[in-house]
RNA sequence: GCCCUCGUAGCUCAAUGGAUAGAGUUCGGGCCUUCUAAGCCCGAGAUGUGGGUCCGAUUCCCACCGAGGGUA
Numbered sequence: 001g002c003c004c005u006c007g008u009a010g011c012u013c014a015a016u017g018g019a020u021a022g023a024g025u026u027c028g029g030g031c032c033u034u035c036u037a038a039g040c041c042c043g044a045g046a047u048g049u050g051g052g053u054c055c056g057a058u059u060c061c062c063a064c065c066g067a068g069g070g071u072a
Base pairs, nucleotide, nucleotide: 001071002070003069004068005067006066007065010025011024012023013022018055026044027043028042029041030040031039048064049063050062051061052060
C1' cells in the first nucleotide's frame, strides 16, 4: 500500500429502516438497618466525524479518523 472486521452510557452488550435507542454494571439520591454490607425504589449518563439516499438512518452508501486481523 491493498483486503476483511469493528466503533452505541465510565465499562460489558442489545437494537438490521419507523416506538421515548434498551439492559446489566457503575455513579448520585432515598427507603430499610444501631452502623456497614445485602435488598428495594427513583434518577443521571451513549450512536467516532462529515456528507449522501430515504417521508424516516444506530441500521443502507461514500469519504475521513481510530482499533484489531490478514497479505508482500
Molecule: transfer RNA
Organism: Patescibacteria group bacterium